[in-house]
RNA sequence: UCACGACAAGAGCAAACCCGGGGUGACCCGGGGACGCAAAGCCACGGAUCCUGUAAAGCGAUGGCCGGGUUACCGAA
Numbered sequence: 001u002c003a004c005g006a007c008a009a010g011a012g013c014a015a016a017c018c019c020g021g022g023g024u025g026a027c028c029c030g031g032g033g034a035c036g037c038a039a040a041g042c043c044a045c046g047g048a049u050c051c052u053g054u055a056a057a058g059c060g061a062u063g064g065c066c067g068g069g070u071u072a073c074c075g076a077a
Stems, first nucleotide, its partner, number of pairs: 004075002012037002017032006035064001041070003045067003048062003051058002
C1' cells in the first nucleotide's frame, strides 16, 4: 500500500416516531429521538421499488433496496 474487520481504541452517522417548514406527490430540510450501520460518507451509471401523468414521458424520489464507481478513521487475526 492492497485486501480484510476485533468482546480493541478514539470518533462518526442516525431508522421508526413526534414537532416546525418545503413539495401536487414520492419524499426532503431543521430540532428532538435511536432501530441499527465498518463506509448508514459521496455519486441516480445499471437494476428494483415509489411518485406525477390517459399515455408518451418527467428539468421526479429513494444511496438506510441491490450492483457498480469514488474518497476515508483505526490496525488485532